Context: one part of a larger RNA
């Protein structure tokens, strides 16, 4: 010089686009952030029709009340089905196949997509709901009743699996591939508005995930010797799956100055910043992997989790209690309170985008899209232009002639970017319709009027810019040199000048 998620001081007009707790993974009031299907199910409400009993009024066929059934339309606590493993967010932990980069297979895979075949016929439960009951409350027993795409048999079934077994062919060792065989095992489910939507078995294929390996990955030698499941066999087990992952036995092994073990430090990469390049440095925001959820443990359900807003168990804290016992977890998005030099709003919408659920309408979504706040950064624009010398006053120098501030002002002609008001007002929603939070915003038209909009830091040399006047090793400056002790271009004022400009300077850190 360049650069920043900065921060401080002094100043601040406007817009466009970014960006914003780097510190205590410190404790959080509050709201909100995960639903959804009545086209899976049986209830329970509310409105409509339509129909049976009853009772009252009388106008003897009508009304009003109440009670039951039926059909239709909403609603929706329970069972049920998918999602709650995505999306979000933090970086505490990890030096390790955790990343990144190249191979690889002993696997798995809800939902998609293609083939093939299939769906016959039956049971037994429980919620919800009725009684009773216990508890202060979270919350819970007991008993009686009911439904299903919920649960279990039955039957049918394919090299789909088992375990025999025969042919042919292959190859890299455990093997692999075709093809006839008889044996054993397991399937399924409806719903409707008849349009679809769904079930079940295999197979492939597409996504996503596990897993093993080569190579690379910070400092310490003032850490040099670590290691008993450790190394490695053989058998069982376990897993989707290989494997000391687990177990019994037998062996005495593995690793290590090419840096083992041990202690510090850290998520990791694409990348970003510097630099001609080699290289140094950082891992904010975007995007890809990992990890983590108040602190350790465990596991369940699932295609998938060892699950932030799910379950259990222990700690800490916090909070409610009738003292017996319960509740809770913001590193979600807003927001408090602490800490700190320091980092925003308890905000508008689902219009788009994309995600869940649902045939669909359509319900949710603090993902997201927008707005508020901040010069925190990058840009872009303005604070006027153009003529004006009596070179006015005024300031400040002086050698008293002058010399500068100075075309600077005034003063006179103009323009309307930015502002002000008054009116009209988008695009974004591409293919037939509906839908715009942002937004009465950008934008256009019209009127006003120079009006509302500069500052900072330096001026001794490095380094562009000089005078006076105060001070007198005093006060004070200072990035190096180094300035002040009575003429300081070095301190402090003041004129003037130089350099940047809505900023400027200082501080920190990296090239």
């Nucleotide at each position: 010089g360049g650069a920043c998620g900065a921060a401080c001081g002094c100043u601040g007009g406007c817009g466009g686009c970014g960006u914003g707790c780097u510190u205590a993974a410190c404790a959080c009031a509050u709201g909100c952030a995960a639903g959804u299907c009545g086209a899976a199910c049986g209830g329970a409400g509310u409105u409509a029709u339509u129909u049976g009993g009853a009772a009252a009024g009388c106008u003897u066929g009508c009304u009003u009340u109440u009670u039951g059934a039926a059909u239709a339309a909403c609603u929706u606590a329970g069972u049920g089905g998918c999602g709650g493993a995505c999306g979000g967010g933090u970086g505490a932990g990890u030096a390790a196949c955790g990343c990144g980069u190249g191979a690889g297979u002993a696997u798995c895979u809800g939902u998609c997509u293609c083939a093939c075949a299939c769906a016959g016929g039956g049971g037994a439960a429980u919620a919800a709901c009725g009684c009773a009951c216990c508890g202060a409350a979270a919350g819970g027993u007991g008993u009686g009743c009911u439904a299903a795409u919920a649960c279990c048999g039955c039957a049918u079934g394919a090299g789909a699996c088992c375990a025999c077994a025969g042919a042919g062919g292959g190859g890299c060792a455990u093997c692999c591939c075709u093809u006839a065989g008889g044996g054993g095992u397991c399937a399924a489910a409806g719903a409707u508005u008849u349009a679809u939507c769904g079930g079940u078995g295999u197979g492939a294929g597409g996504u996503g995930a596990g897993c093993u390996c080569g190579c690379g990955u910070c400092c310490c030698a003032u850490u040099a010797g670590a290691u008993a499941g450790u190394u490695g066999g053989u058998g069982a087990g376990g897993u989707a799956a290989c494997g000391g992952c687990c177990c019994a036995c037998c062996a005495a092994g593995u690793c290590g100055a090419c840096g083992a073990u041990g202690g510090g430090u850290a998520g990791c990469c694409g990348a970003c910043c510097u630099g001609a390049g080699a290289g140094g440095g950082u891992g904010a925001u975007c995007g890809g992997c990992c990890a983590c959820a108040u602190u350790g443990g465990a596991a369940c359900u699932g295609a998938g989790a060892u699950a932030c807003g799910g379950u259990c168990c222990a700690a800490a804290c916090u909070c409610c209690u009738a003292c017996g016992g319960g509740a809770g977890g913001c590193a979600g998005c807003a927001g408090u309170g602490g800490g700190g030099a320091a980092u925003a709003u308890u905000g508008g919408g689902c219009a788009a985008u994309g995600g869940g659920c649902g045939g669909a309408a359509g319900c949710c979504u603090g993902a997201c899209c927008c707005a508020g706040c901040a010069a925190c950064g990058c840009c872009g624009c303005g604070u006027g232009a153009g003529g004006g010398a009596a070179g006015a006053a005024g300031g400040u120098u002086u050698u008293c002639g002058g010399a500068u501030u100075g075309u600077a002002a005034a003063c006179c002609u103009c323009u309307g970017u930015c502002c002000u008001c008054g009116g009209g007002g988008a695009a974004a929603a591409g293919a037939a319709g509906a839908a715009g939070a942002u937004g009465g915003u950008a934008c256009c038209c019209g009127g006003g009027g120079a009006g509302g909009a500069a500052g900072c830091u330096c001026c001794g040399g490095c380094u562009a810019a000089c005078u006076a006047c105060g001070u007198g090793c005093c006060a004070g400056c200072a990035g190096c040199c180094g300035c002040g002790g009575u003429a300081a271009u070095a301190c402090g004022u003041a004129g003037g000048g130089a350099g940047c400009g809505a900023g400027c300077g200082u501080u920190g850190u990296c090239c």
The part of an RNA shown here (small-subunit ribosomal RNA, 5' domain) has 511 nucleotides and comes from an uncultured bacterium.
The full RNA is in RNAcentral, with records from Greengenes.
The prediction has a mean pLDDT of 82.